A computed fold for a 387-nucleotide RNA from a Pseudomonadota bacterium, annotated as Bacterial RNase P class A. A source record names the gene rnpB. Lineage of the source: Bacteria > Pseudomonadati > Pseudomonadota. Rfam family: Bacterial RNase P class A. The family's RNA type in Rfam is ribozyme. The prediction has a mean pLDDT of 75.
RNA sequence: CCAGUCGGCUGGACGGCCGCCCUGGCAUUCGUGCGGGGAGGAAAGUCCGGGCUCCAUGGAGACACGGUGCCGGGUAACGCCCGGCGGGGGCGACCCCAGGGAAAGUGCAGCAGAAAACAAACCGCCUUCUCCUUGCGGAGCGGGCAAGGGUGAAAAGGUGGGGUAAGAGCCCACCGCGCCGCUGGCAACAGGGGUGGCACGGUAAACCCCACCGGGAGCAAAACCGAAUAGGAACGCCACGCCCGCGCAAGCGGGCAGGUCGGUUUUCAGGCCGGGCGUUCGGGUUGGUUGCGCCGAGGCGUUCAGCAAUGGGCGCCCCAGAUGAAUGGCCGUCUAAGGUGGGCUUGCCCACCAGGACAGAACCCGGCUUACAGGCCGACUGGUGGC
Repeated sequence: CCAGUCGGCUGGACGGCCGCCCUGGCAUUCGUGCGGGGAGGAAAGUCCGGGCUCCAUGGAGACACGGUGCCGGGUAACGCCCGGCGGGGGCGACCCCAGGGAAAGUGCAGCAGAAAACAAACCGCCUUCUCCUUGCGGAGCGGGCAAGGGUGAAAAGGUGGGGUAAGAGCCCACCGCGCCGCUGGCAACAGGGGUGGCACGGUAAACCCCACCGGGAGCAAAACCGAAUAGGAACGCCACGCCCGCGCAAGCGGGCAGGUCGGUUUUCAGGCCGGGCGUUCGGGUUGGUUGCGCCGAGGCGUUCAGCAAUGGGCGCCCCAGAUGAAUGGCCGUCUAAGGUGGGCUUGCCCACCAGGACAGAACCCGGCUUACAGGCCGACUGGUGGC
């Protein structure tokens, strides 16, 4: 210098003017003014785990259903993260894996192919016998074989040698596989020894088995305040007038006359049904307040432990809070990337145009996933050149 791998950061800068939302700061003539704060790494998808709220529930367990699935660690928890192991890919840095069980049982396998699971013989190899041929050889019937070809995702261990008529774990060595010890490791697992000629194909993001986890709904949760109208319940009244006494009055006591909203029942008082008026109570719609942003699994810095995820200590800080939903607009100077034209020393200069990726909180937090123009930094790998 070229090509690449992994990790992290950033996501236009500055200034002026005018607005919008919040404010547990200050002032106030209560109108407001000043000061302070005001989107993201994903605020997104709402996929997973929690906090919080309500409902259900005596504790614990089981069935069903759903989820997770190598080992160890981290965490409030997780299906997340870290470190290992095994398998696969890459020259390598490094990347990918739903990675328990197929000797508990059931099921499934298209096409191709002769044959697909206690398999099979199409081409092929070998051969008894018969026929043809001088012979090499050829044909037929029967038998042996599974090395080679072909099909397939997969053909019932692989490579090499011996052996054989030809072949074959038929025999041997190594590899693989099963079983039994040993060594190392917390473990997954790794290494090595003995033994068995090899039995037990694949598929569990098919049913299933094993281990572990899970009560349900969600801030439109939930709590409080609560108008008008309508509806509900309880209680009272529907019999007022006049006179006298007490008292400041509101009112209280006594007397007289009279006979009670409608229906029904009753000797009457009264009961029942209905209507009207009044008072009170409870539910509850619109709306408002809380939940809700001032204390948190919080942020920043530093230090210690640890390979790391992460955890502990110390110091400092308080940092959006709308709800028909604030976080914006205009102007100027510059800056990446882009277009057009010109100059020319051909990779620089000048002029003009235009100009900033994905996207926007809504109860909060930890993750995952998805989207993202351009730029910057670090570690490492392969190649090439120079010293």